Model confidence (mean pLDDT): 80 of 100. A computed fold for a 244-nucleotide part of an RNA from a Microcaldota archaeon, annotated as large-subunit ribosomal RNA, domain VI. Its Rfam family is "Bacterial large subunit ribosomal RNA". RNAcentral holds the full RNA, with entries from ENA.
Context: one part of a larger RNA
RNA sequence: UGUCACCACUUGAGAGGAAGUACCCAUGAGUACGAGAGGAACUUGGGCCCGACGCCUCUGGUCUACCUGUUGUGUAAAGCAUCGCAGGGCAGCUACGCGUUAUUGGAUAAGACCUGAAAGCAUCUAAGGUCGAAGCCAAUCUCAAAACUAGGUGGUGUAGGCGGUCAUAGCAGAUGACUUUGAUAGGGCGAGGGUGUAAGUGCUUAGCUUACGCGAGGCAUUCAGCCUGUCGCUACUAAAGCCG
Repeated sequence: UGUCACCACUUGAGAGGAAGUACCCAUGAGUACGAGAGGAACUUGGGCCCGACGCCUCUGGUCUACCUGUUGUGUAAAGCAUCGCAGGGCAGCUACGCGUUAUUGGAUAAGACCUGAAAGCAUCUAAGGUCGAAGCCAAUCUCAAAACUAGGUGGUGUAGGCGGUCAUAGCAGAUGACUUUGAUAGGGCGAGGGUGUAAGUGCUUAGCUUACGCGAGGCAUUCAGCCUGUCGCUACUAAAGCCG
C1' cells in the first nucleotide's frame, strides 16, 4: 500500500518447532532352553546422566538501590581512592536449586500372511484382502487472510489521532495503563522488608593532667535510627486541553 474506515473476536490454506535418547535396578526368573556348565525374552514398576521447555517456594550466586564498620586525603560535610576496602542484603536476574519431559490413531518399508488364477495342481500377486518400524502423516505447541479466491462474525459511523501523567531495558517510534465520572506518576500515611541499636543526653571508666578538667571505650534511653524499585490507603501536587 492492499483488504469501505475503525474496534473487538475468530476460521485455518500454509509455514515452523516437534523431544526425548541411552543406561541402571527390581519383576518376569534361576523360569523358558540345556545332559550339565550356564542362561534369556515379552510384561510391569522404579531410578539416574545428558538434552529440551518452564520457574524462583527452598538452597546457592549476584544485588555499582540500601544498611553497618573502617583507612587515606580534608577544619568539617560531601566527593575521590576498583562500589576505596570489608561485613550483611530485599526485589529482580540466575544455576549449583525446583517442576514437566506422556500417549493414541492412520497409511506404509523390509518382512509375515489370507484368498487366488494365468498353469484343473501349486503359488503372498496378476485382480482382491489382513498385519507390520525409534521412520512418514496427524492429534499436541507457535505463527498465520499479503491465503490477490486478500476470508468470516459482531459493534460503531465517526472511529480515531495529537497533547498530558506514566510503565517497560525501550528520552523518538512501537506496546500497554491513566487523563478529574481519576489512584497514572509524585507527595503523605500505614503494613511488610533490609540493616542491626542512630544523634543528643545521663551514668560509668582505662589513661592523661597545669590536678581545674580532658577522655578512647562501656551501659541506658533504643527490636533504635536510617533506607525501601514490595503491598495497601489517601486527590495534597500534576494529568480538566486540542484536531477531527